[in-house]
Molecule: transfer RNA
Organism: Rickettsiales bacterium
RNA sequence: GGGUAAUUAACUCAAUUGGUAGAGUGUCUUGUUUACACCGAGAAAGUUAGUGGUUCGAUUCCACUAUUACCUA
Numbered sequence: 001g002g003g004u005a006a007u008u009a010a011c012u013c014a015a016u017u018g019g020u021a022g023a024g025u026g027u028c029u030u031g032u033u034u035a036c037a038c039c040g041a042g043a044a045a046g047u048u049a050g051u052g053g054u055u056c057g058a059u060u061c062c063a064c065u066a067u068u069a070c071c072u073a
Base pairs, nucleotide, nucleotide: 001072002071003070004069005068006067007066010025011024012023013022019056027043028042029041030040031039049065050064051063052062053061
């Protein structure tokens, strides 16, 4: 240089082929306990890497940019 893949909550990951973004762990509150842990109940936390485009509607499709990993010369 050429090619492929990935980027979504603090972390690990879903979202079945375009139709209201979820789970586990973690955090906070609360019940239980002398207290802590476990366990039960509830809550908060997302410009879906960025900028544009297509569409009535985009995490999903297209282009470019950024970062990371791999293959190849």